[in-house]
Molecule: transfer RNA
Organism: Candidatus Woesearchaeota archaeon
RNA sequence: GGGCCUGUGGCUCAGUGGUAGAGCGCUCGGUUGGCAAUCGAGAGGUCCCGGGUUCGAUUCCCGGCAGGUCCA
Repeated sequence: GGGCCUGUGGCUCAGUGGUAGAGCGCUCGGUUGGCAAUCGAGAGGUCCCGGGUUCGAUUCCCGGCAGGUCCA
């Protein structure tokens, strides 16, 4: 320098056109003498950035940025 893949709550990942979910973690409560475990409830996300297409974009297209991988 070039090809390909990835970027979504604190972490690991779903979701692939119709205003975003799970597990773990966190907070509160039940249970316990107390802790762990377990049960219930709750908070938490400009969906990496900019532009385009569309009635509508996390999703499709273009360009950046970051990470991974392969080639040179």